[in-house]
RNA sequence: GGUCAGGCGGGCGGUCGCCCCUUCGGGGGAGGAAAGUCCGGGCUCCACAGGGCGGGACGCCGGGGAAAUCCCGGGUGCGGUAACGCACAGACAGUGCCACAGAAAGGAAACCUCCUGCCAAGGCAGGUAAGGGUGAAAGGGCAGGGUAAGAGCCUGCCGGGGAUCGGGUAACCGAUCCUGCAUGGCAAACCUCGUCCGGUGCAAGGCCGAAUAGGGAGGAAGGCUCGCCAGAGCCAGGGAAUGGCCCGUUCCCUUGACCUCCGGGUUGGCUGCUCGAGGUACCGGGGAACCGAUACCCUAGAUGGAUGGCCGUCAUCGCCUACGGCGAUACAGAACCCGGCUUACAGCCUGACCCU
Numbered sequence: 001g002g003u004c005a006g007g008c009g010g011g012c013g014g015u016c017g018c019c020c021c022u023u024c025g026g027g028g029g030a031g032g033a034a035a036g037u038c039c040g041g042g043c044u045c046c047a048c049a050g051g052g053c054g055g056g057a058c059g060c061c062g063g064g065g066a067a068a069u070c071c072c073g074g075g076u077g078c079g080g081u082a083a084c085g086c087a088c089a090g091a092c093a094g095u096g097c098c099a100c101a102g103a104a105a106g107g108a109a110a111c112c113u114c115c116u117g118c119c120a121a122g123g124c125a126g127g128u129a130a131g132g133g134u135g136a137a138a139g140g141g142c143a144g145g146g147u148a149a150g151a152g153c154c155u156g157c158c159g160g161g162g163a164u165c166g167g168g169u170a171a172c173c174g175a176u177c178c179u180g181c182a183u184g185g186c187a188a189a190c191c192u193c194g195u196c197c198g199g200u201g202c203a204a205g206g207c208c209g210a211a212u213a214g215g216g217a218g219g220a221a222g223g224c225u226c227g228c229c230a231g232a233g234c235c236a237g238g239g240a241a242u243g244g245c246c247c248g249u250u251c252c253c254u255u256g257a258c259c260u261c262c263g264g265g266u267u268g269g270c271u272g273c274u275c276g277a278g279g280u281a282c283c284g285g286g287g288a289a290c291c292g293a294u295a296c297c298c299u300a301g302a303u304g305g306a307u308g309g310c311c312g313u314c315a316u317c318g319c320c321u322a323c324g325g326c327g328a329u330a331c332a333g334a335a336c337c338c339g340g341c342u343u344a345c346a347g348c349c350u351g352a353c354c355c356u
Stems, first nucleotide, its partner, number of pairs: 001354008010314007018029004031331001035342002038340005043201001045199002055197005060074005075088005089192002094190002096186003111132002114127006140158006159181001160179008205271004215262005222235005236254007278297004283292003315329006
């Protein structure tokens, strides 16, 4: 000068408050990301015989893990002097696309060259694809031979493909032999192959639940006459009002007034709610992720939503008129819980490794 990994995230004291628990003495009270809600689960209710179509996610190999767009180790490729970082199925299964430029963007093509022939120049006809030019990318690369000039046309090496052998659990690697070998890129284009996938989210779900209105069931009583079948009348009964009570009076009802019960349910209350794939220490297994055993611990639970304010002192930083004074304290803040990923983060601490 760098590359990784891990940790802390103002300390202490006083005082005034807030939330939860309480045996009323007291005890507890934000994070490493509580964030984004991206991925996976627990739990909840709904759906569901099984299978298929369709859709989505993931994608080298092995291991871990409840699972995962997760973690560890390995492999290959690319970048870096290095420590290290980044990426990952298939492009001769098929279809499609490759802007601009360029002759030509994929069994192609010939703009300038090069070479041969004809002809007076310069053009015409043919050969070639080595050189130039265009482009992100031009149909293997380098060297030699060969040729009119050239070309895997031929040879060697490198690259590609195939076979065999060896190493490795595997991805893959190495060696030998064969093969002159047109066949780029894009799959976050369609697609192919393999694996997996029901929906809903604590405003889930459960319990309690007054009054008014509405729903359902039951109680009670209906009978007679007339009728043009709409209803009307009489008797009986019930209810309400009046009233201290009875009688009475008035009104209403006998297919719904009144009474009883049931169920749903708004506001609201309780629950779900925090003991869990938990944390710490130590031991054992493993290369690691991680797994196992033992001991100890309980560590927020709000619901307009608590977790704060002030003072003193110390720490760090900045400024100034500098034995001091003043100011500031990163990102951000639980909301059912857990495992991950990603993003934000002043400053500080620790360890390993690389280069000079």

Notes
This is a predicted structure of a 356-nucleotide RNA (Bacterial RNase P class A) from a marine sediment metagenome. Its Rfam family is "Bacterial RNase P class A". By type it is a ribozyme. The RNAcentral record of the sequence draws on MGnify.